[in-house]
Molecule: transfer RNA
Organism: Trebonia sp.
RNA sequence: GGGCGGUUAGCUCAGUGGUUAGAGCGCUCGGCUUACACCCGAGAAGUCACUGGUUCAAAUCCAGUACUGCCCA
Numbered sequence: 001g002g003g004c005g006g007u008u009a010g011c012u013c014a015g016u017g018g019u020u021a022g023a024g025c026g027c028u029c030g031g032c033u034u035a036c037a038c039c040c041g042a043g044a045a046g047u048c049a050c051u052g053g054u055u056c057a058a059a060u061c062c063a064g065u066a067c068u069g070c071c072c073a
Base pairs, nucleotide, nucleotide: 001072002071003070004069005068006067007066010025011024012023013022018056027043028042029041030040031039049065050064051063052062053061
């Protein structure tokens, strides 16, 4: 330099153009316990990497940029 992917909660990841963007783990609070753990209940936490475009409507489609993984040279 070329090709193909990835970027969504603290972490690992789901998510058909249309509902309020979700799960597991973690975290906080409460219950339980002598206490801790387990377990049960509740809660917080998101610029869907960024910019622009298409559309009545974009996490989702298109273009560019950034970071990152693999392959080729």